[in-house]
Molecule: small-subunit ribosomal RNA
Organism: uncultured organism
RNA sequence: CUUGCGGCAUGCCUAACACAUGCAAGUCGAACGGAGAUUAUUUCGGUAAUCUUAGUGGCGAACGGGUGAGUAACGCGUGGGCAACCUGCCCUCUAGAUGGGGACAACAUCCCGAAAGGGGUGCUAAUACCGAAUGUGACAGCAAUCUCGCAUGAGAAUGCUGUGAAAGAUGGCCUCUAUUUAUAAGCUAUCGCUAGAGGAUGGGCCUGCGUCUGAUUAGCUAGUUGGUGGGGUAACGGCCUACCAAGGCGAUGAUCAGUAGCCGGUCUGAGAGGAUGAACGGCCACAUUGGGACUGAGACACGGCCCAGACUCCUACGGGAGGCAGCAGUGGGGAAUCUUCCGCAAUGGGCGAAAGCCUGACGGAGCAAUGCCGCGUGAGUGAUGAAAGAAUUCGUUCCGUAAAGCUCUUUUGUUUAUGACGAAUGUGCAGAUUGUGAACAAUGAUCUGUAAUGACGGUAGUAAACGAAUAAGCCACGGCUAACUACGUGCCAGCAGCCGCGGUAAUACGUAGGUGGCGAGCGUUGUCCGGAAUUAUUGGGCGUAAAGAGCAUGUAGGCGGUUUUUUAAGUCUGGAGUGAAAAUGCGGGGCUCAACCCCGUAUGGCUCUGGAUACUGGAAGACUUGAGUGCAGGAGAGGAAAGGGGAAUUCCCAGUGUAGCGGUGAAAUGCGUAGAUAUUAGGAGGAACACCAGUGGCGAAGGCGGCUUACUGGACUGUAACUGACGUUGAGGCUCGAAAGCGUGGGGAGCAAACAGGAUUAGAUACCCUGGUAGUCCACGCCGUAAACGAUGAUUACUAGGUGUUGGUGGGUACGACCCAUCGGUGCCGCAGCAAACGCAAUAAGUAAUCCACCUGGGGAGUACGUUCGCAAGAAUGAAACUCAAAGGAAUUGACGGGGACCCGCACAAGCGGUGGAGCAUGUGGUUUAAUUCGAAGCAACGCGAAGAACCUUACCUGGUCUUGACAUCCCUAUGAAUAACGGGCAAUGCCGUUAGUACUUCGGUACAUAGGAGACAGGUGGUGCAUGGUUGUCGUCAGCUCGUGUCGUGAGAUGUUGGGUUAAGUCCCGCAACGAGCGCAACCCUUAUCUUUAGUAGCCAGCAGUAAGAUGGGCACUCUAGAGAGACUGCCGGGGAUAACCCGGAGGAAGGUGGGGAUGACGUCAAAUCAUCAUGCCCCUUAUGACCAGGGCUACACACGUGCUACAAUGGCGUAAACAAAGAGAAGCGAAGUCGUGAGGCAGAGCGAAUCUCAAAAAUAACGUCUCAGUUCGGAUUGUAGUCUGCAACUCGACUACAUGAAGCUGGAAUCGCUAGUAAUCGCAGAUCAGAAUGCUGCGGUGAAUACGUUCCCGGGUCUUGUACACACCGCCCGUCACACCAUGGGAGUCGGAAAUGCCCGAAGUCGGUGACCUAACCGCAAGGAAGGAGCCGCCGAAGGCAGGUCUGAUAA
Repeated sequence: CUUGCGGCAUGCCUAACACAUGCAAGUCGAACGGAGAUUAUUUCGGUAAUCUUAGUGGCGAACGGGUGAGUAACGCGUGGGCAACCUGCCCUCUAGAUGGGGACAACAUCCCGAAAGGGGUGCUAAUACCGAAUGUGACAGCAAUCUCGCAUGAGAAUGCUGUGAAAGAUGGCCUCUAUUUAUAAGCUAUCGCUAGAGGAUGGGCCUGCGUCUGAUUAGCUAGUUGGUGGGGUAACGGCCUACCAAGGCGAUGAUCAGUAGCCGGUCUGAGAGGAUGAACGGCCACAUUGGGACUGAGACACGGCCCAGACUCCUACGGGAGGCAGCAGUGGGGAAUCUUCCGCAAUGGGCGAAAGCCUGACGGAGCAAUGCCGCGUGAGUGAUGAAAGAAUUCGUUCCGUAAAGCUCUUUUGUUUAUGACGAAUGUGCAGAUUGUGAACAAUGAUCUGUAAUGACGGUAGUAAACGAAUAAGCCACGGCUAACUACGUGCCAGCAGCCGCGGUAAUACGUAGGUGGCGAGCGUUGUCCGGAAUUAUUGGGCGUAAAGAGCAUGUAGGCGGUUUUUUAAGUCUGGAGUGAAAAUGCGGGGCUCAACCCCGUAUGGCUCUGGAUACUGGAAGACUUGAGUGCAGGAGAGGAAAGGGGAAUUCCCAGUGUAGCGGUGAAAUGCGUAGAUAUUAGGAGGAACACCAGUGGCGAAGGCGGCUUACUGGACUGUAACUGACGUUGAGGCUCGAAAGCGUGGGGAGCAAACAGGAUUAGAUACCCUGGUAGUCCACGCCGUAAACGAUGAUUACUAGGUGUUGGUGGGUACGACCCAUCGGUGCCGCAGCAAACGCAAUAAGUAAUCCACCUGGGGAGUACGUUCGCAAGAAUGAAACUCAAAGGAAUUGACGGGGACCCGCACAAGCGGUGGAGCAUGUGGUUUAAUUCGAAGCAACGCGAAGAACCUUACCUGGUCUUGACAUCCCUAUGAAUAACGGGCAAUGCCGUUAGUACUUCGGUACAUAGGAGACAGGUGGUGCAUGGUUGUCGUCAGCUCGUGUCGUGAGAUGUUGGGUUAAGUCCCGCAACGAGCGCAACCCUUAUCUUUAGUAGCCAGCAGUAAGAUGGGCACUCUAGAGAGACUGCCGGGGAUAACCCGGAGGAAGGUGGGGAUGACGUCAAAUCAUCAUGCCCCUUAUGACCAGGGCUACACACGUGCUACAAUGGCGUAAACAAAGAGAAGCGAAGUCGUGAGGCAGAGCGAAUCUCAAAAAUAACGUCUCAGUUCGGAUUGUAGUCUGCAACUCGACUACAUGAAGCUGGAAUCGCUAGUAAUCGCAGAUCAGAAUGCUGCGGUGAAUACGUUCCCGGGUCUUGUACACACCGCCCGUCACACCAUGGGAGUCGGAAAUGCCCGAAGUCGGUGACCUAACCGCAAGGAAGGAGCCGCCGAAGGCAGGUCUGAUAA
């Protein structure tokens, strides 16, 4: 959210919070005396019977029902024990029941009180109470006997003494007795009574074992532990008391604190376990809180009593009443849990002789989908695959046989009728048999017959009628996980168990359609177990992930060599008891099935008992191999003490000697003319011991280093004399324990925290320098920690090898040596095995065994609090709140590194020339503007798109116009070929007019065009290059990027592709668990350099002729042109190299080692650029974001930057005259000659669609002349005037010319760019675009250098390697303070509570004890009085309360 029915179950988990109202325990007249009512009878006085019952009395009320507060306990579970006990009613047996007495209720009457209730006087009964008798038994004492037991002891019988019993009721009868009618003082039956024995049932007590967490709780305990005497109890017992002793418990966890009823079971799990203790059943505890006893067989008593406390109610204020954790129900609390129901018919309980009464136990019904189980909501047929809806590629598809329709059925439903089981073994009545009995009364038992009895309920069930009629939802659909599309939304709204989804194409949000799952339910949330081997007994780990104590010694404890005998505790096995029932499992049965119910059977624990003896344990004995001792040796920085030694530093004194020394990257502080440093000699003092020296030695670890001496520990080797398991590990304990630090006293040369000064630096509380105090040293005492590391606990055994080294021993030998074997130590490599990998590998991280320590996500945190230790510093022990979804290990591929190695590049260096300064051109930013359209943004945007903005272009702005449109397709109507020209008006288009013109035809029309109309649509340089295609840039023409198969690795991946050489090159060679291959490189292509050949026109001219001129004849040799070829390949030689690849040199050659240049751009990177070339998805506009027109703008201008041009001059400017190219272009074109103009250019027009003609003059250059270092004869900006050309049109806004003007600028700061040869530099020429408009761009040739030692450095790149906490990949990641806000926690002067104890005070009720002068019916006594009892009072204990100081614990604002 939804909801049709039935069955069976379940239903305050929270406030053991408070409770209105009703009910939940009564019954018996056959115990008793009364009272009342009714009936019968009556002599009206009564009598009898029946019914009811307040009171006395008996039994019950201690069961049943509720709850789980307390309790960590003999409370519970399980097994035992009582020789230490009780037990009403019930069963069996024995014996008895005699005879008396005095009261008190009721009742009557009086009194007190509001009430509750109480008191006085008087009467009375009993199965009520009290004596007496009897005493089988019983109990107690004394005496002595027998039997038995594990012990204390138990049982039996005997004698004597003592103590103490009783009750009647009802029915019947006349056998006995008495009167004799019939009755009772008689008899009898039943039910009761008394004493005792036994049983059964129920309890009490004791005890083995089991039973949660915390050691940041380690000591607890005075009735405590035990004994003796006494008391007490049903009974044992410090249960209580007096005295005596000083014990008892505890690391196998006492005490304390927290939490909790326990169990059968329940849930889960393969199991072992884990969690749990609802319902049902067993036990315990409790009954408003605390205490107490009484009665009783049984209680310290849920519906009893007393007291105290809190609360509620009544009250006349004096006093009283109450206890739902019984059933319903109410309030409250809470997320949350029901009816103030029916009935005693059944089952069970109490009482009763019985009928019967009582019973919120119980049986039922009601409410709740709370759970489990069952049923239904229809079945068959039905394709025009209807309609609607949804999707769509627009064809269709899905919903879907689903619906409708047709044919059926009737569980359920409605109505009507009928109608149970549960109930007869019980009860009443009658009868029969049998017992007692004198009896045919009576009565007990058994049997037979008969009658009545149902809350549920007119329910279940059954039948009939009706009619598909009354009955489907919820969740999900990204993966896990079954199930997909559309729309909306646009990191918004939202989803989410985890991963994660959502930023304009969301299968993840919301809705819809569809689909999947479950179904009267579905989904969510919470809790428990599982998965989780993630606390690991089964079944984990500890080198690097969390984890080996710093090391030893050793106590308790654990584990333990060979062998014999014994024992039988563990172990194995047979039998017995127990293990309640229910439940679970299995097999049956009953409800139509199932859930549910019934029957049968199974059970790992504990106990008793018989047996076995391999192993473990106990006892006794033996052994030698483990361990130890002895003896003989050698090695060693092992320890501690004393003594002496040399080198060096520093200091002191003296000499020589003079200006510096010292120190650093460079300096300075510092020292020095008062004589330093340096040097010589002498002296003082302290500390440390060069070489030897070694992954060498010793030690448990820390650690130990000059020499000598004495003392001393350990290990090793050899031997095999001795002991005989003496071993191993080791919680606590105890010892040692680097450096620093602390205390006391010495010492102090050097070094050196702190500190001072000088530097460095943005700063520099640092690194560097100059000084310098603690300290470092010694003695004694503390500290007790380190990356105390092999990050690897100790011990033992076993498991391939190889090679060093060290200390011994044995053997061999050719003997300074060497070889073999063996024991101990210490290294390296390596197999098996192990390991996540790295790696370990006889010195294990292998295979096994024993013991100890330690770990359980990261942070918080080794922090806080507490405790212990310490002089302190601090150490040891050691959390939580909170927070994150990771933290971590090992390895892989990349990327990166102010890591390493190698290599390359105009990358640096070496050079040449620039930029940055000036003026101008051009692009960009910015600003401005109506608009200054848009894009490009480090390299890789910025003379870029744009190979050329006056209009056009043009996309922008202003204004004016159009709306099927400027452009495309389709339809209708009308007109007409197309088309061309003109006029009016306007800024112009639009608009309004005029004229000319007229296709094909089968004459129906058709084609085309124009105009008008309607709608489909057109159109968009509008958005998104982060939705795309295509194209492009860039790393980079860098040498790389991959694949197949194989092999290696758990895997990511590796190998190949690494290595040694070599190259421009992953180029080639060699090697190699690789072998091959692909895309790249190279080559093939174009061009250029040489030659040959073919072909000679428009090209060329050697020779011949010839000219002004290759103009012409001629020729094609040469140049040249353009086709085809040749040539260059490390081919040859020498040397190097590995006999290779290749390199160096040489020859020849036009060219030599890819000859020069170009085209050619691997896998990929940058969400690189472009939606404005084009194409295109989606979105957006549609009388406008579309279309047309005019004008303006893109050309603005305080400024900044990029790219260029021209210069600053003499290697130059200017003038004169002269020479040499290549490559191109040309018809709306190039335009010669001529002519005019100072010139731009004009006029004119030959030739040429071009190897022919034209553009066209090449310029630098060289020659001559001039200028002479100036803002100039440099430079040319700017400006004025006058012009030329193009073009409808040069105002905004063109280029050029002439004259005049003559700005800045004298070589450019920091910085930065290009270039390695025909290159840079410099000089011109041409072309594209183009009407016109280049300093740009693209090409062309002319002149023509310098330098490269080299790879240290800067930049970029490549290969290998290394580190990494990076992977968006260093433009990464990331640390701390500070500021602000919030969350959690510690401390805190304190403050406020809670809990359990302790000490003292007060002390209720009450038991017990004492007293009892007061009181008293039963007994004794003639009486007085006594016995006995009681009130009262006193005492001990004693709840609540008060006071006090401590302990534990919680909360706490600003």